[in-house]
Molecule: RNase P RNA; transfer RNA
Organism: Algoriella xinjiangensis
RNA sequence: CAAGCAAGCCACUUUGUCGCUGCGAAUUUAUUCGGAGAGGAAAGUCCGGACACCAGAGAGUAAGCAUAGCGGGUAAUGCCCGUCACUUCUUCGGAAGGAGGACAAGUGCAACAGAAAGUAUGUACAGUUCGGCUGUAGUGAAACCAGGUAAACUCUAUGCGGUGCAAUGCCAUGUAUACCAGCAGUUAAGGGCUACUCGUCCGUUGCUGGGGGGUAGGCAGAUGGAGACCUUGGGUAACUAAGGUCCUAGAUAAAUGACAAAGCAUUACUUUUGUAAUGACAGAAUCCGGCUUAUCGGCUUGCUUUUUUA
RNA sequence: GGUCCCUUCGUCUAUCGGUUAGGACACUAGGUUUUCAUCCUAGAAAGAGGGGUUCGAUUCCCCUAGGGACUAC
Numbered sequence: 001c002a003a004g005c006a007a008g009c010c011a012c013u014u015u016g017u018c019g020c021u022g023c024g025a026a027u028u029u030a031u032u033c034g035g036a037g038a039g040g041a042a043a044g045u046c047c048g049g050a051c052a053c054c055a056g057a058g059a060g061u062a063a064g065c066a067u068a069g070c071g072g073g074u075a076a077u078g079c080c081c082g083u084c085a086c087u088u089c090u091u092c093g094g095a096a097g098g099a100g101g102a103c104a105a106g107u108g109c110a111a112c113a114g115a116a117a118g119u120a121u122g123u124a125c126a127g128u129u130c131g132g133c134u135g136u137a138g139u140g141a142a143a144c145c146a147g148g149u150a151a152a153c154u155c156u157a158u159g160c161g162g163u164g165c166a167a168u169g170c171c172a173u174g175u176a177u178a179c180c181a182g183c184a185g186u187u188a189a190g191g192g193c194u195a196c197u198c199g200u201c202c203g204u205u206g207c208u209g210g211g212g213g214g215u216a217g218g219c220a221g222a223u224g225g226a227g228a229c230c231u232u233g234g235g236u237a238a239c240u241a242a243g244g245u246c247c248u249a250g251a252u253a254a255a256u257g258a259c260a261a262a263g264c265a266u267u268a269c270u271u272u273u274g275u276a277a278u279g280a281c282a283g284a285a286u287c288c289g290g291c292u293u294a295u296c297g298g299c300u301u302g303c304u305u306u307u308u309u310a
Numbered sequence: 311g312g313u314c315c316c317u318u319c320g321u322c323u324a325u326c327g328g329u330u331a332g333g334a335c336a337c338u339a340g341g342u343u344u345u346c347a348u349c350c351u352a353g354a355a356a357g358a359g360g361g362g363u364u365c366g367a368u369u370c371c372c373c374u375a376g377g378g379a380c381u382a383c
Stems, first nucleotide, its partner, number of pairs: 002305009012263007020037002023034005039281001043292002046290005051164004064160005069083005084100001086097004101155002106153002108149002123137005168220004177211001179210007190202004214383001227246008264279006311381007320335004328365001337353005358374005
C1' cells in the first nucleotide's frame, strides 16, 4: 500500500425562495412573527411488557399453548452476556452453528438393503472350558446394549385468565326493534282444548342474545418516557448505581414537500480539465424492550494474508 | 391499526415422514372415420421461494413472498 473477515457508527451536505401539519405570542380575527416537524429499520406483526376493558375473586387442579445444559442481566422475554459439552469448517492460531431435559415409565415408527429392525441370533471362518460359549466378516442411519428415534405421541420442570387503543370513557347526530331464539310474567288484550278450576298451546308484555335499521362527527386515551447524552464508581461482559446537562413529530384519509445554486460520491463520454446522468432500503399512526427481513455507499477500531522497500 | 387462515401439473383436487407425488377436465401425438366430433392408446406437465430437524420432508419447525376472511359507534 492492497485484499479479506469481525464489531460499532453515519444514512449526501449547506444556503435561498415558495408551500404543508402542530405549538407559542401579538393584534386589525384574519394575518404577521418565532420555533418544531420520520427511521435504523417507522416494515414483518414473530416474541415480551406498559395501559384499558371483560371474567373470576382465596387459590389450586385438569385441558391447551410455549420454553428447556449451567450461571448471570432485565420491568419482562423464546431476548442479551459469560461458560461447559457437541457438530461443522480450518491457514491448527481459531471461527461459526443449534428448540442442548428424559427412550433406565409406557405407546408408536423404522422405506430400501439385510438371516434378523426387537420375543433377535441365520451363514462362513477361527477359538473354545465342546454349552447356537466367544470373536471376526457382511447389510444398514441404527444390529443386544437398560439398541435408535421426543422440530413422534408422551413424561418431568417452569411460565401463561381472555381480548386488544377499531381496547375504553364522554359529548353530539340519528333511528323502525321487521324477524328469529331463550327466560320471566299477566286484570298490562285475549283465544283454542274443557261444563268449571288447574294444566297446556297460540298470542300479548318485559328482559337478554342474534339480526335488522340509523349515524359514520368531535374530545380524552395520545406522546416527558423502564427518555437521551456526558462523567465517575461496580462488573470479564450483558448491565447497573450516583451526579450533571437537555427536551427531541403527533397527523386522522392522514403534514414532514417542490424548485434553484454550490459542494460531495458513483457511472459514462471526452481528455487533463470539463460535460451529462444518478443519489440505497424505505416512509411514524397508543407507547416501549427485543428478534427477523430490506439496504447504494462511506468512516473508525481490531485481526489475518500478500507484494515492494529498508 | 389489530386478529386469523390458505398456497400441489394450465384449472379443480387426493395424500398417515418411505418406490418414479395419484385422479378428472384441458393439451400434444398416433389410431378409428370420406372428414369433424365421440371413442381407444400413449405422452408431457406440479409441491410458492429459502433455511433447519431427520437416514429420508409435499407432510414437522422457522423466515420471506403472494392471496383471502373477520374486526368501528